Small-subunit ribosomal RNA, 5' domain from an uncultured bacterium, 535 nucleotides, folded computationally.

[in-house]
Context: one part of a larger RNA
RNA sequence: GCGAACGUUAGCGGCGGGCCUAACACAUGCAAGUCGAACGAGAAAGGGGCUUCGGCCCUGAGUAAAGUGGCGGACGGGUGAGUAACACGUGGAUAAUCUACCUUUCAGCGGGGGAUAACAGUCCGAAAGGAUUGCUAAUACCGCAUACGUCGGCCAGGGAUACCUGGUCGGGAAAGCAGCCCUCUUCAUGAACGGUUGCACUGAGAGAUGAGUCCGCGUCCCAUCAGCUAGUUGGUAGGGUAAUGGCCUACCAAGGCUAAGACGGGUAGCUGGUCUGAGAGGAUGAUCAGCCACACUGGAACUGAGACACGGUCCAGACUCCUACGGGAGGCAGCAGUGGGGAAUAUUGGGCAAUGGGCGCAAGCCUGACCCAGCCACGCCGCGUGAGUGAUGAAGGCCUUCGGGUCGUAAAGCUCUGUGGGGAGGGACGAAAAAACGCUGGCUAACAUCCAGCGGACUGACGGUACCUCCUUAGCAAGCACCGGCUAACUCUGUGCCAGCAGCCGCGGUAAUACAGAGGGUGCAAACGUUGCUC
Numbered sequence: 001g002c003g004a005a006c007g008u009u010a011g012c013g014g015c016g017g018g019c020c021u022a023a024c025a026c027a028u029g030c031a032a033g034u035c036g037a038a039c040g041a042g043a044a045a046g047g048g049g050c051u052u053c054g055g056c057c058c059u060g061a062g063u064a065a066a067g068u069g070g071c072g073g074a075c076g077g078g079u080g081a082g083u084a085a086c087a088c089g090u091g092g093a094u095a096a097u098c099u100a101c102c103u104u105u106c107a108g109c110g111g112g113g114g115a116u117a118a119c120a121g122u123c124c125g126a127a128a129g130g131a132u133u134g135c136u137a138a139u140a141c142c143g144c145a146u147a148c149g150u151c152g153g154c155c156a157g158g159g160a161u162a163c164c165u166g167g168u169c170g171g172g173a174a175a176g177c178a179g180c181c182c183u184c185u186u187c188a189u190g191a192a193c194g195g196u197u198g199c200a201c202u203g204a205g206a207g208a209u210g211a212g213u214c215c216g217c218g219u220c221c222c223a224u225c226a227g228c229u230a231g232u233u234g235g236u237a238g239g240g241u242a243a244u245g246g247c248c249u250a251c252c253a254a255g256g257c258u259a260a261g262a263c264g265g266g267u268a269g270c271u272g273g274u275c276u277g278a279g280a281g282g283a284u285g286a287u288c289a290g291c292c293a294c295a296c297u298g299g300a301a302c303u304g305a306g307a308c309a310c311g312g313u314c315c316a317g318a319c320u321c322c323u324a325c326g327g328g329a330g331g332c333a334g335c336a337g338u339g340g341g342g343a344a345u346a347u348u349g350g351g352c353a354a355u356g357g358g359c360g361c362a363a364g365c366c367u368g369a370c371c372c373a374g375c376c377a378c379g380c381c382g383c384g385u386g387a388g389u390g391a392u393g394a395a396g397g398c399c400u401u402c403g404g405g406u407c408g409u410a411a412a413g414c415u416c417u418g419u420g421g422g423g424a425g426g427g428a429c430g431a432a433a434a435a436a437c438g439c440u441g442g443c444u445a446a447c448a449u450c451c452a453g454c455g456g457a458c459u460g461a462c463g464g465u466a467c468c469u470c471c472u473u474a475g476c477a478a479g480c481a482c483c484g485g486c487u488a489a490c491u492c493u494g495u496g497c498c499a500g501c502a503g504c505c506g507c508g509g510u511a512a513u514a515c516a517g518a519g520g521g522u523g524c525a526a527a528c529g530u531u532g533c534u535c
Base pairs, nucleotide, nucleotide: 001533002532004531005530006529007528008527011383012382013381014380015379016378017376018375019341024339025338026337028336029335030334033071034070035069038068039067046059047058048057049056050055078294079293080292088218089217090216091215092214093213094212097211098210102207103206104205105204106203107202108201110144112142113141119134120133121132122131123130124129150171151170152169153168154167155166156165157164158163176199177198178197179196180195181194185192186191187190220266221265222264227257228256229255232254233253234252235251236250237249238248239247269291270290271289272288273284274283275282276281296317297316298315299314300313319330320329321328322327347373349372350371351370355369356367357366358365359364386416387415388414389413396407397406398405399404420476421472422471423470424469425468426467430462437455438454439453440452441451442450479524480523481522482521483520484505485504486503490519491518492517493516494515500507501506
């Protein structure tokens, strides 16, 4: 010094921390959704009315639930098993690369088609689920047109590793939705296939961000590990990738590493940091931050800008559960929680008010991220347990040379105070926005819409908490270890090498300052000791 544990004790608050062991197994709930301004369809309960009591109509409601489609589920959160490695740190390279959303620039957004889920019917199955017939929409899917850039081939010029400029041939895009309006067009009281604005969509360039790959240097122990290696080392050609490369394949050559430690074995996530130390160094890698790896064990790909994907898919395995025995379901190293292991580590809490994230034009929805609360003296810090006065040096305890000494101003008594505690009342900061609405300016045909600026209303889990005021009574709040030397602190009684103590030296066999008790003292103090580990 500690993520500590154990023993005794324990008043309050603030800020932090809290499975170091079994990467053991997990009941239950929650932890990733969202968009109706992409699309088609679309209930019921309840309420009201009518009724021939069979039912019907309106509302609920274009709501719920589901489906197609888009974006997000690759972030955020957890863990440290593996890994001695370009994993990490640091400095470079990428003329060998990619990058959704975002910003900016250029050019576009024309005209068509066929399906399919939902749904309805039939069928199979215990279930999970599946088959088939029929209908339908789209920002789903597919042709056609167009092509500023772009991509491929060829040619020319410049340049010299891969580049730049120009020409030519060929390939390749797109999607709409919403608000408002009548200036243009078409119909004509107004509306649209018209106009406009916003958000989307397509092809390219640049940026930003993120990522991939490569390289120099650094990075534990064992030589009782001394030789290792056939895709091995290099070349050519091809494949593959966003991209270089034995990354993979074929052929050719016989190389490559090693005492500056190869290969093998053990151990281990790495770093900023943390602890210690005058420093050099040593030890360590909890919390917080960056990177990496993993997600029951092993393997694989699909989708996608991005995964070989914790709460996705498939296969195999172990385990658990359901079963009608044919077959199915699952994965807390997310937050709580359970069993187990262990010396040992918390609530199956509240809220999206703030910050941040996803989706959405927005309102908003989701968010065990996060913000808070609960438990634990686990740590650090602060406060309190009273203050002043008070000598007959009271009573009582202990010691005594019997004179007295000491506990001791300590108590009582007197005068005060009110932190914490209790009661009453008031009561926050954290909140400022986004959006209605109004005004001004811009776009515009427009006073519409939209954008910008100004004004402007709403919103608090914590919490009736912090804090403030008043009232109340010294009333409710001190222990632990030690006292032979090291090491601050001494006497009596009991015991008699016994019982016991002990970190080392060592104490105890009849006067023990060392055992046990008492009185007294010393040191710390809501803690004090012991144990463990590290310097």